Predicted 3D model of a 329-nucleotide part of an RNA (large-subunit ribosomal RNA, domain IV) from a Dongiaceae bacterium.

Context: one part of a larger RNA
RNA sequence: UGACGUUGAAGGAACUCGACAUAUUGCUCCCGUAACUUCGGAAUAAGGGAGACCUCUUUCUGGGCAACCAAGAAGUGGUGGCACAAGCCAGGGGGUAGCGACUGUUUAACAAAAACACAGGGCUCUGCAAAGUCUUCAAGACGACGUAUAGGGUCUGACGCCUGCCCGGUGCUGGAAGGUCAAAGGGAGGAGUGCAAGCUCCGAACUGAAGCCCCAGUAAACGGCGGCCGUAACUAUAACGGUCCUAAGGUAGCGAAAUUCCUUGUCGGGUAAGUUCCGACCUGCACGAAUGGCGUAACGACUUCCCCAUUGUCUCCAACGUCAACUCA
Numbered sequence: 001u002g003a004c005g006u007u008g009a010a011g012g013a014a015c016u017c018g019a020c021a022u023a024u025u026g027c028u029c030c031c032g033u034a035a036c037u038u039c040g041g042a043a044u045a046a047g048g049g050a051g052a053c054c055u056c057u058u059u060c061u062g063g064g065c066a067a068c069c070a071a072g073a074a075g076u077g078g079u080g081g082c083a084c085a086a087g088c089c090a091g092g093g094g095g096u097a098g099c100g101a102c103u104g105u106u107u108a109a110c111a112a113a114a115a116c117a118c119a120g121g122g123c124u125c126u127g128c129a130a131a132g133u134c135u136u137c138a139a140g141a142c143g144a145c146g147u148a149u150a151g152g153g154u155c156u157g158a159c160g161c162c163u164g165c166c167c168g169g170u171g172c173u174g175g176a177a178g179g180u181c182a183a184a185g186g187g188a189g190g191a192g193u194g195c196a197a198g199c200u201c202c203g204a205a206c207u208g209a210a211g212c213c214c215c216a217g218u219a220a221a222c223g224g225c226g227g228c229c230g231u232a233a234c235u236a237u238a239a240c241g242g243u244c245c246u247a248a249g250g251u252a253g254c255g256a257a258a259u260u261c262c263u264u265g266u267c268g269g270g271u272a273a274g275u276u277c278c279g280a281c282c283u284g285c286a287c288g289a290a291u292g293g294c295g296u297a298a299c300g301a302c303u304u305c306c307c308c309a310u311u312g313u314c315u316c317c318a319a320c321g322u323c324a325a326c327u328c329a
Stems, first nucleotide, its partner, number of pairs: 001324008010315002014313001019310001027051005036041001038158001052079003056075004061070003080084001092308004097303002099300002104116002120156007132142003159295004164225003169222002171218005178213003184207002189202005226244005253287001254284001265281005
């Protein structure tokens, strides 16, 4: 000096990115227990009391024919100690907010989470030799010894209240017309050659599939969801009007948010003092409805803030124990 322990005056988070770590709490019985709530919970909520041993009394249970025996419980009086759940073992608690409903799963060896999954919801495909998948376009197998209350794909993600407008683009589905369109069919007409018959070749019209064009439908398909100007009897603002553009111009709800650049926005709360936090406002740079929107009891080794308790985290370090390091042998 380090590691691992033990103790600490006064203070008690002043430490620090952050109470990280330490400490506190801890068991059983009795009393008592809030908001909120999906009425199950929340809850061991919180908070409080008792606990050893001896005497006596009452009493429960079990065994025994009985006498009685065993292990408890309640009460009464007493005894000892610094200390009675005497050791080990053994929840700190409460409040606010975000995210995810939950139990689960995950980066074996830097990430356990708000990521994945999930029950539930929707769309879509599939009528059975199913669709889909594996497989040189094989045989075969899975799907399934299943049959649309089934199976595949995809999105969302308990529950509650809901899920607005746009089909112009892309995709998908449908469409006995029309346009375009390959091989093929067709063979008007023409070329070469030959005395000729012929042989070889080019080839117009016309017929001709899917696809594309075209016409519709479809957004819990991919996606999208506006400018400018004026206007009210203080001012300000604009329910109102005009105009341009669009497929349609963002509805409900939420909003400086895990989203807000300006920004430590402004106001309120908490503190002596608060870039964080909570409640509002709305000027949403650049929220918004199953790429789900907004709530939500319970749950969480998740994240944020506050309070109580507690402490060597700190003010400010000290002492002791063990083991190393170091010195000597």
The coordinates come from a structure-prediction model, not an experiment, and the mean pLDDT is 88.